[in-house]
């Protein structure tokens, strides 16, 4: 260098279905309370009255999660910073600038894996997720040490303990 594998509650997508989101935003309708020719998160032109509460009747969705199934995979994939003439949501409405967020693509740096504790973020939510940190555990590879295969014997092969190390690695074949 090619090419094929391993790690297990294994990484991730797609579909369906269930709870929760939530009697919540939201619309009706009555009654109230404040504001009014003028207000709001940005700037420039315009534009607009409405903005709560409580009673009654109606009444969702998404993201995320749980099962169950397919599918693609083994830096699977996650996260941190930067970038983007990409999509899309938002800032009382329109049009432009600008701005936050959310996906997507890039580039670049760290993490082998799960699972668990404290701490923080995000969320409706100790359901899930993610980030330091820590605890056993689990595969892999260096090294050191005892057994064991072998008529003997090893730098080999296996098991068992310590220490380290980390996927741009590890194993097998060309």
């Nucleotide at each position: 260098g090619a090419u094929a594998g391993a790690g297990g509650c294994g990484c991730g997508g797609g579909u369906g279905u269930c709870a929760a989101g939530a009697g919540u935003a939201c619309g009706g309708u009555u009654c109230u309370c404040c504001c009014a020719c003028a207000a709001a998160a940005a700037c420039a032109g315009g534009c607009a009255a409405g903005g709560g509460g409580a009673g009654c009747g109606g009444g969702g969705a998404a993201g995320g999660g749980g099962c169950a199934u397919u599918c693609g995979c083994c830096g699977a994939g996650g996260u941190g910073c930067g970038g983007u003439g990409u999509g899309u949501u938002u800032c009382g409405c329109c049009u432009g600038u600008g701005g936050a967020g959310c996906a997507g693509c890039c580039g670049u740096g760290c993490c082998g894996g799960g699972c668990u504790g404290u701490g923080g973020g995000a969320u409706a939510a100790c359901a899930u997720c993610c980030c330091c940190c820590g605890g056993a555990c689990u595969g892999u590879c260096g090294c050191c040490g005892c057994c064991g295969u072998u008529g003997g014997g090893a730098u080999a092969c296996g098991g068992c303990g310590g220490c380290g190390g980390g996927g741009c690695g590890c194993u097998g074949u060309c």
Molecule: Lysine riboswitch aptamer
Organism: chicken gut metagenome